[in-house]
The part of an RNA shown here (small-subunit ribosomal RNA, 3' major domain) has 477 nucleotides and comes from a metagenome. Model confidence (mean pLDDT): 82 of 100. The RNAcentral record of the full RNA draws on SILVA.

Context: one part of a larger RNA
RNA sequence: UGGCGGGGGAGCACCACAAGGGGUGGAGCCUGCGGCUUAAUUGGAGUCAACGCCGGGAAUCUCACCGGGGGCGACAGCAGGAUGAUGGCCAGGCUGACGACCUUGCCUGACGCGCUGAGAGGAGGUGCAUGGCCGUCGCCAGCUCGUGCCGUGAGGUGUCCGGUUAAGUCCGGCAACGAGCGAGACCCCCACCCCCAGUUGCUACCACCCCCAGAGGGGGUGGGCACUCUGGGGGGACUGCCGCCGUUUAAGGCGGAGGAGGGAGGGGGCCACGGCAGGUCAGCAUGCCCCGAAACCCCCGGGCUGCACGCGGGCUACAAUGGCGGGGACAGCGGGUUCCGACCCCGAGAGGGGGAGGUAAUCCCUGAAACCCCGCCGUGGUUGGGAUCGAGGGCUGAAACUCGCCCUCGUGAACGCGGAAUCCCUAGUAACCGCGCGUCAACAUCGCGCGGUGAAUACGUCCCUGCUCCUUGCACA
Numbered sequence: 001u002g003g004c005g006g007g008g009g010a011g012c013a014c015c016a017c018a019a020g021g022g023g024u025g026g027a028g029c030c031u032g033c034g035g036c037u038u039a040a041u042u043g044g045a046g047u048c049a050a051c052g053c054c055g056g057g058a059a060u061c062u063c064a065c066c067g068g069g070g071g072c073g074a075c076a077g078c079a080g081g082a083u084g085a086u087g088g089c090c091a092g093g094c095u096g097a098c099g100a101c102c103u104u105g106c107c108u109g110a111c112g113c114g115c116u117g118a119g120a121g122g123a124g125g126u127g128c129a130u131g132g133c134c135g136u137c138g139c140c141a142g143c144u145c146g147u148g149c150c151g152u153g154a155g156g157u158g159u160c161c162g163g164u165u166a167a168g169u170c171c172g173g174c175a176a177c178g179a180g181c182g183a184g185a186c187c188c189c190c191a192c193c194c195c196c197a198g199u200u201g202c203u204a205c206c207a208c209c210c211c212c213a214g215a216g217g218g219g220g221u222g223g224g225c226a227c228u229c230u231g232g233g234g235g236g237a238c239u240g241c242c243g244c245c246g247u248u249u250a251a252g253g254c255g256g257a258g259g260a261g262g263g264a265g266g267g268g269g270c271c272a273c274g275g276c277a278g279g280u281c282a283g284c285a286u287g288c289c290c291c292g293a294a295a296c297c298c299c300c301g302g303g304c305u306g307c308a309c310g311c312g313g314g315c316u317a318c319a320a321u322g323g324c325g326g327g328g329a330c331a332g333c334g335g336g337u338u339c340c341g342a343c344c345c346c347g348a349g350a351g352g353g354g355g356a357g358g359u360a361a362u363c364c365c366u367g368a369a370a371c372c373c374c375g376c377c378g379u380g381g382u383u384g385g386g387a388u389c390g391a392g393g394g395c396u397g398a399a400a401c402u403c404g405c406c407c408u409c410g411u412g413a414a415c416g417c418g419g420a421a422u423c424c425c426u427a428g429u430a431a432c433c434g435c436g437c438g439u440c441a442a443c444a445u446c447g448c449g450c451g452g453u454g455a456a457u458a459c460g461u462c463c464c465u466g467c468u469c470c471u472u473g474c475a476c477a
Stems, first nucleotide, its partner, number of pairs: 001477002003474003007471007016461002020425005027316008035307002043054002065302007075117004080111001087107003091103003121291002124289003130285002132280003135276003142181006148157003160173004186269005192235007201225002205223008238262001241256005318418001322377007334365003339358002343354004384415001389410007431453008
């Protein structure tokens, strides 16, 4: 100087507690991991920070694994070769399949393979040789420098103290005075207003036409851009104003006015010096080592999906603020050309046949679900719950046996709210509800987004867990 302490002090955080809401841990299933099994069940990741992670769903492919089959040597040297090196073709055999191999026949025509060395290639090794990228400490408030001053020196001071802040944020004090990286500022989205622009939107307003019709309502066309919206620019918020507190003054705190919005408006991007020999040689790149006729390349089939078990993350439930049947209503983000497909016909349905329009504010995916209204059910493992299994059918694809998804009928299991323990969350949040996209031929309970309905309870504390700063002890460096 740092680190550590079952030392002290100050401050802070729903990856801490308290007050509260919802879960996980019990059940069935999905998914990842361990284990076991296996010819193989390829490999990596391992507290937070491995375990719906790499890999975002593996039928072949992917693929690195297993079984089987086949193929390949730039360049240099040596040997061989016109008594034919090498390459190609028909038929038969062999085979899961192939002129790959075996048999027979034909064509080609001078270099090439047989050997040695050396290469190509390698998802072969080393993330403790590395780059790059990422995680995490860190939803942190820190890390340093110049000059001066102090100390023989390592070093200290500044960065400390009081107050304050989300913040080493700012104010005041002080042998310090300044400065840099970080915080903030900055950038993007959302909330209010204005301007500009109108092949979407509205008939608000005008004209005409059609339909229902009593006033009126609905639709179409033309005009028009007022409203809505879209997307480009600008304004707007600064503790600026008032009161109180703060040491009389400061930074600032509390309350109020005005305002669409306050005291960092809400959300995101970015995220220091460094540490963890953190993760990745299997995305890529790359040093070294290794394989090199196999550890390279191709194909067929299997495996990654195996199941006595253990763990993580989820989905669906255990019902009556519910289930079922019928009727009615309202989104946003996005995506679309061997794609989205209106609409018509067929089918009970999954789906099939045809097919307008759309390269898309123009057409389509796309009348969302929870919700509302009416009816049934009546506390029963049931009209709860849907696992499992049987039968028939559909779709994608060369191909659904291992091992896909969907429809219909039948079958209807566990499960009556879950021990110890443990996770998330402070507002348009949690919870509940559906929708879109990614992957993608097909397959979503995953991931990333989007909107709809919309609580409860703190507004505090340092007790638990942990972090920052000051201080103290130390047998540690």